Large-subunit ribosomal RNA, domain I from a Phycisphaerae bacterium, 507 nucleotides, folded computationally.
Taxonomically the source falls in Phycisphaerae (Bacteria, Pseudomonadati, Planctomycetota).
Context: one part of a larger RNA
RNA sequence: GGUGCAUGGUGGAUGCCUAGGCGUGCAGAGGCGAUGAAAGACGCGGUAGGCUGCGAUAAGCUCCGAGGAGCCGCCAAACAGGCUUUGAUUCGGAGAUCUCUGAAUGGGGAAACCCGUCGCUGCUGGGUAACCAGACAGCGUCACCCCCGGCUGAAUGUAUAGGCCGGGCGGAGCGAACCCGGGGAACUGAAACAUCUCAGUACCCGGAGGAAAGGAAAUCAACCGAGACUCCGUCAGUAGCGGCGAGCGAAGGCGGAUCAGCCCACGAGCCGUCGGGCGCAGAGGCGAACGUUCUGGAAAGGGCGACCACAGAAGGUGACAGUCCUGUAGCCGGACGCAAGCGGCGGCGAUUGAGUAGGUCGGGGCUCGUGAAACCCUGACUGAACGUGCGGGGACCACCCUGCAAGGCUAAGUACUCCUGCACGACCGAUAGUGAACCAGUAAGGCGACUGAAAGGUGAAAAGCACCCCUUCUAGGGGAGUGAAAAGUACCUGAAACCAUGUACCU
Numbered sequence: 001g002g003u004g005c006a007u008g009g010u011g012g013a014u015g016c017c018u019a020g021g022c023g024u025g026c027a028g029a030g031g032c033g034a035u036g037a038a039a040g041a042c043g044c045g046g047u048a049g050g051c052u053g054c055g056a057u058a059a060g061c062u063c064c065g066a067g068g069a070g071c072c073g074c075c076a077a078a079c080a081g082g083c084u085u086u087g088a089u090u091c092g093g094a095g096a097u098c099u100c101u102g103a104a105u106g107g108g109g110a111a112a113c114c115c116g117u118c119g120c121u122g123c124u125g126g127g128u129a130a131c132c133a134g135a136c137a138g139c140g141u142c143a144c145c146c147c148c149g150g151c152u153g154a155a156u157g158u159a160u161a162g163g164c165c166g167g168g169c170g171g172a173g174c175g176a177a178c179c180c181g182g183g184g185a186a187c188u189g190a191a192a193c194a195u196c197u198c199a200g201u202a203c204c205c206g207g208a209g210g211a212a213a214g215g216a217a218a219u220c221a222a223c224c225g226a227g228a229c230u231c232c233g234u235c236a237g238u239a240g241c242g243g244c245g246a247g248c249g250a251a252g253g254c255g256g257a258u259c260a261g262c263c264c265a266c267g268a269g270c271c272g273u274c275g276g277g278c279g280c281a282g283a284g285g286c287g288a289a290c291g292u293u294c295u296g297g298a299a300a301g302g303g304c305g306a307c308c309a310c311a312g313a314a315g316g317u318g319a320c321a322g323u324c325c326u327g328u329a330g331c332c333g334g335a336c337g338c339a340a341g342c343g344g345c346g347g348c349g350a351u352u353g354a355g356u357a358g359g360u361c362g363g364g365g366c367u368c369g370u371g372a373a374a375c376c377c378u379g380a381c382u383g384a385a386c387g388u389g390c391g392g393g394g395a396c397c398a399c400c401c402u403g404c405a406a407g408g409c410u411a412a413g414u415a416c417u418c419c420u421g422c423a424c425g426a427c428c429g430a431u432a433g434u435g436a437a438c439c440a441g442u443a444a445g446g447c448g449a450c451u452g453a454a455a456g457g458u459g460a461a462a463a464g465c466a467c468c469c470c471u472u473c474u475a476g477g478g479g480a481g482u483g484a485a486a487a488g489u490a491c492c493u494g495a496a497a498c499c500a501u502g503u504a505c506c507u
Base pairs, nucleotide, nucleotide: 001506002505003504004503005502006501007500008499009498015492016457017456020428021427022425023424024423025422026421027420028419029417030416031174032173039101040100041099042055043054044053046079047078049075050074051073061095062094063093064092065091066090070083071082072081106115107114108113116142118140119139120138121137122136123134124133125132126131144171145170146168147167148166149165150164151163152162178209179207180206181205182204183203189196193243219226220225230257231256232255233254234253240248241247261409262408263407264353269348270347271346272345273344274343275342279338280337284332285331286330290305291304292303293302294301306323307322308312314326315325316324358382359381360380361379362378363377364376365375368394389404390403391402392401393400444451445450464491467479468478469477470476
């Protein structure tokens, strides 16, 4: 030095666990905001910090309801001081307060800061008083746009623009996806590439709602007929389109989901408002039934004998509990809120759609890439008929069939889930599952846009080792004690690599 074995150290795998995730279903909710949101800054506790809560009335104030013995949130104990059966803490509801920033809105600004106007109040001084003046403080007010009403009012006669005054719980900003509209790529594919494709996708902008959009035939169909729209299945990878390449790709019909029709004359119906209202939801409440013995640190386990069950779901309790606790089945439940359907009252102007249909040119949309190219939309130029009429049936014409454009509204079926509740899982179990089980979008990195971790477990209970000894008086260790067990806070289990000690053998 090596190998084997043994004993330790180190290390944190594995097993077990779950406080956190993930997914699905059902139900709810689908908005918040100038009555100042979302998001924050700074404060508020007897005691330093962070989280939570709250706002100078600051872990809170008032009222109503529930509840019934403890409480002064958590990390996180202790001390001090309090509250509470005259009902606290706690839970549901309503109200009050709510600094500063932020759409941020008096002006400014490098957000949480700076500087103003006017009015009122306080204070001070003067004045008998009315009142006047003043530094400071408190409260209120003052942005822009739009709409309504009134007054005024140019060039310019009527007028209009503009100006002024009053009124508006009008707008703005935020929010995960879903929806409609306006714009709109490229990589890529075509084995290169230009038409084409990716794709009307990504992305940007505008707008809205709990859904949105669409919607009551100038539709389809085929000589039979159907009868708004939306969504699903099929039709069908069909008919078609296509450097007929790559590739793109319907519709009628049929089967389902859901069904609803109306307005511009009356009516029907629709809208608004009020009344009462089955019920829903909602803090919470009631809620059956077990003893004994043995083992054990502990009984819920074993033995023996009982009981309940519309309740043998589940969780907890010192091991595995129907009958110990919380619960579970079942039953009851106020205010605020929601609300089918019903009733009362009130309101409902446009008069059947012309610079339209169609045409030509240029584009776009449909399965349709200009094609024989209808149909729909429209930038330019044109331009009808008007019921003896007009549109469509894929160039065009005739016959036939079918419908009535150029005004408007419309629930349900459909899409989505930032969010709330409940239930469930041949979902994960700490390198997994969210990035995040733990004070995580944190620490940290980056000028910045942005990127972005690691980190769970003593024990049933702190009973968290009084006291003694060694010591540099610290760490650590040895006794003693606690505990079922040191499991001793570097704490469950404690693998391997790696390190050490002992021993045997080899060299």